The RNA shown here (SAM riboswitch aptamer (S box leader)) has 114 nucleotides and comes from a Cyclobacteriaceae bacterium. The coordinates come from a structure-prediction model, not an experiment, and the mean pLDDT is 84. It matches the Rfam family "SAM riboswitch aptamer (S box leader)". For this family Rfam cites "Free state conformational sampling of the SAM-I riboswitch aptamer domain" (Stoddard et al., Structure, 2010).
[in-house]
């Protein structure tokens, strides 16, 4: 880079350096942002994906399933639902707009494969 499984309505910021952009990409909205944006760098904090612990089911013994705390180990994340909409079905109208709702694309993040 490429697959595959899970999670995406919660949470949780200061400094310092920087200087104008930013909210993935495209489009259309709406935001942040000289009262200081990206990025980097310090501390600081959330949260519980992996790995560790309980337990409890399973197994000859592992594996492998759940459940719980905690978190000083590995990531991740700290504006707004993944900020919101795109596609497809379905309700709601007669039908356009438009609102709801399921799916779907795409994208993050984790774990494994390769």
């Nucleotide at each position: 880079g490429a697959c595959u499984u899970a999670u995406c309505a919660c949470g949780a910021a200061a400094g310092g350096u920087g200087g104008a952009g930013g909210g993935a990409c495209u489009a259309g909205g709406c935001c942040c942002u000289g009262c200081g944006a990206a990025a980097c760098c310090u501390u600081g904090g959330c949260a519980a994906c992996c790995a560790a612990c309980u337990c409890a089911g399973g197994u000859c013994c592992u594996a492998c399933u759940g459940u719980g705390g905690a978190a000083a180990g590995g990531u991740g994340c700290c504006a707004a639902u993944u900020c919101c909409u795109a596609c497809u079905u379905c309700g709601g109208c007669a039908a356009a707009a438009c609102c709801g709702a399921a799916g779907g694309g795409a994208g993050a993040u984790a774990a494994g494969u390769u």